Transfer RNA from Desmophyllum pertusum, 73 nucleotides, folded computationally. Rfam family: tRNA. Rfam links the family to the GO term triplet codon-amino acid adaptor activity. The family's RNA type in Rfam is transfer RNA. About the family: Transfer RNA (tRNA) molecules are approximately 80 nucleotides in length. The sequence is in RNAcentral, with records from ENA and Rfam.

[in-house]
RNA sequence: GGCUUCAUAGCUGAGUGGGUAGAGCAUCGCACCGAAAACGCGAAGGUCAUGGGUUCAAAUCACGUUGUAGCCU
Numbered sequence: 001g002g003c004u005u006c007a008u009a010g011c012u013g014a015g016u017g018g019g020u021a022g023a024g025c026a027u028c029g030c031a032c033c034g035a036a037a038a039c040g041c042g043a044a045g046g047u048c049a050u051g052g053g054u055u056c057a058a059a060u061c062a063c064g065u066u067g068u069a070g071c072c073u
Stems, first nucleotide, its partner, number of pairs: 001072004006067002010025003019056001027043004049065003053061001
C1' cells in the first nucleotide's frame, strides 16, 4: 500500500429484506427485613464511531474519514 471483519446504554451484547432501538449485569427508587444481602416491582441511562449523500423516512443502503482485529504484498 491492497482486501476483509467489527464500532449500538457505564460493561457485555441483540436488532442490518429501511418505518422514530430492546435485553442481561451495573446504577437509582419502592416494597420486604430488627438491619443488610438475595428475590420482587419500577425508573433513569443511547440523537447506533464520525462526515456529508440517497430516500417521504437511515443503526440498517452507497461513499469518505477515524479507530479495531485479521489476511496478502